Two RNAs folded together computationally: RNase P RNA and transfer RNA, 441 nucleotides in total.
It holds a member of the Rfam family "Bacterial RNase P class A". Rfam classes the family as a ribozyme. Its family is annotated with ribonuclease P activity, tRNA processing and dimeric ribonuclease P complex in the Gene Ontology.
The coordinates come from a structure-prediction model, not an experiment, and the mean pLDDT is 75.
[in-house]
RNA sequence: AGUGUGUCGGGUGGCCGCGGGCCGCUUUCGGGCGGCACGAGGAAAGUCCGAGCUCCACAGGGCAGAGCGCUGGGUAACACCCAGGCGGAGCGAUCCGACGGAAAGUGGCACAGAAACUACACCGCCCGGACUGGCGUAGCUGGUUUGGGUAAGGGUGAAAAGGUGGGGUAAGAGCCCACCAGCGGCAUGGUGACAUGCCGGCUGGCCAAACCCCGUUUGGAGCAAGCCCACAUAGGGGAGCGACACGGUGGCCCGCCGUGCUCCCGGGUAGGGUGCUGGAGUCGGCCGGUAACGGUCGUCGUAGCCAAAUGGUCACCGUCUGCGCUUUCGGCGCAGGUACAGAACUCGGCUUAUAGACACGCUCU
RNA sequence: GGGCCGUUAGCUCAAUUGGCAGAGCAAGGGACUCUUAAUCCCUAGGUUGGAGGUUCGAUUCCUCCACGGCUCACCA
Numbered sequence: 001a002g003u004g005u006g007u008c009g010g011g012u013g014g015c016c017g018c019g020g021g022c023c024g025c026u027u028u029c030g031g032g033c034g035g036c037a038c039g040a041g042g043a044a045a046g047u048c049c050g051a052g053c054u055c056c057a058c059a060g061g062g063c064a065g066a067g068c069g070c071u072g073g074g075u076a077a078c079a080c081c082c083a084g085g086c087g088g089a090g091c092g093a094u095c096c097g098a099c100g101g102a103a104a105g106u107g108g109c110a111c112a113g114a115a116a117c118u119a120c121a122c123c124g125c126c127c128g129g130a131c132u133g134g135c136g137u138a139g140c141u142g143g144u145u146u147g148g149g150u151a152a153g154g155g156u157g158a159a160a161a162g163g164u165g166g167g168g169u170a171a172g173a174g175c176c177c178a179c180c181a182g183c184g185g186c187a188u189g190g191u192g193a194c195a196u197g198c199c200g201g202c203u204g205g206c207c208a209a210a211c212c213c214c215g216u217u218u219g220g221a222g223c224a225a226g227c228c229c230a231c232a233u234a235g236g237g238g239a240g241c242g243a244c245a246c247g248g249u250g251g252c253c254c255g256c257c258g259u260g261c262u263c264c265c266g267g268g269u270a271g272g273g274u275g276c277u278g279g280a281g282u283c284g285g286c287c288g289g290u291a292a293c294g295g296u297c298g299u300c301g302u303a304g305c306c307a308a309a310u311g312g313u314c315a316c317c318g319u320c321u322g323c324g325c326u327u328u329c330g331g332c333g334c335a336g337g338u339a340c341a342g343a344a345c346u347c348g349g350c351u352u353a354u355a356g357a358c359a360c361g362c363u364c365u
Numbered sequence: 366g367g368g369c370c371g372u373u374a375g376c377u378c379a380a381u382u383g384g385c386a387g388a389g390c391a392a393g394g395g396a397c398u399c400u401u402a403a404u405c406c407c408u409a410g411g412u413u414g415g416a417g418g419u420u421c422g423a424u425u426c427c428u429c430c431a432c433g434g435c436u437c438a439c440c441a
Base pairs, nucleotide, nucleotide: 001363002362003361004360005359006358007357008356010317011316012315013314014313015312016311018039019038021036022035023034024033025032026031041340045351046350048349049348050347051346052345053222054221055220056219060254061253062252063251065218066217067216068215069214070084071083072082073081074080085099086097087096088095089094100213101212105211106210107207108206109205122154123153124150125149126148127147128146129145130144131143132142133141134140135139162180163179164178165177166176167175181203183200184199185198186197187196188195189194226274227273228272229271236265237264238263239262240261245259246258247257248256249255281300283298284297285296286295287294288293318338319337320336321335322334323333324332325331326330366440367439368435369434370433371432372431375390376389377388378387384421392408393407394406395405396404414430415429416428417427418426
C1' cells in the first nucleotide's frame, strides 16, 4: 500500500420528563400521590427471498402462471451459507460470475454492406467464348461484353462461415498436413461438476435478463390473519334467484364445503380482551465435520405499546480532527466533530445506509 | 402495519415482436391587424427519476436505490 474474517458503535453521575408493570397510601370512585426494578438496532430500514403461525378442505386433480438453474453438502426452508469445478480480473493475497439447452422448433439481427445464415460475388483474382485494338512470322498483349470458377485480398459492419503457418492449385478453398480452438467416441482419476490422454470425422454465427425446450419447486391470503366478550345488524322500499341456484375456496376448470337466501337504497357498529412475545433463542466448554453446521453439557433470560413511550439538559471522562505551546518519546491548552437510524406477530437470510474504533489471518513493495 | 401502483419536454400524455424519443397545450420569433385576441408559418426545449447489468444496441428486459401516489372508495 492492499486484501479477507470477526467485533464494537460511547461511558458515569446530577436534574427535569415519558411508557406500561408491581407494591403501598388516599379518594368526592373520575382519579391523585409516593416507591421499586425495567424500557430500540446492527441494521429495528427496504419489504427483496424463505419459513413459523392463523383462516380458507389436513390444500386434493388438471390447465395456465410464477420462481429457481455448474457439482456436492448444510438447513425447518431459501434466490441464503460452506466446500469444490469451470470462465474472467489482478504481480499476488484475493475478488467477480442469472454458470442448463442456440446440431428440437419459432423469431430477431436496425443502419451500412454484394451477402446477416440454404452464402443470390460489389471491387478484385483465374479460365473460356464473341467483338475489337496494338506489336507482328508463329504468337504475345490490351479493351468491351458474356459464360463459369474462387470466400485468399479490399471494402461494410457489433458480428462475414474455424485460427496461424506450410503444401497444393489456372486462381483458390480443411483440398492436404502440423499446432491450437470446438464437436463426437473410448480409457483413466473423481460421489459429481470436471480434468488428463488417445482416436475419429472435418466445423454447425450471436441473442433464451426473446418466445420456447429440459429439469425442479410452487394453492391463496395475510396478525388490519384469526378467535372471544359487549354493542349493532331495527322498522321500511325495490330487484333477483330458487337445488342445472347462490356464495366460499381471491387466475380458470373439476372437485369439495356452506346456505335459503342474495343484491341495491336507507340505517347501524367499529369498544375491550386474546393472538403477544421463550424462540428452528444467547454465551461458553467438549465431541464430530476441511467448512457451513450438527450433537451434548452448563449458563443467561424483564420493550410489547395501539396514533403508539424509550427523551432533554448540565458536568466529567473516552475517542477523532485542526491550531498553538513545549527538548524527542510524549505532554498541556483551546476550538470543533462523535454517524446511520428507530420496534409494531415472530424468526432465518439478502440488499441498502452508517462518523469513528478494535482484533486476527494473508499478500505486494 | 400490511398490500398495490407510478416516474418520458415547463404541463398533460404517446411510443411492441429492443433499432434515429413524438403529439397537444404552454414558450420564443415571424405573418395578418390601427392594436390585441383568434388563425397561419417557423424554431428551441429530453442524462426517458438515479446507479449497475444482459445485448452490437435499452424508454422497453433484469437487479438495487430515490421520490411520489392509493388510505376508510385497497385491507379493521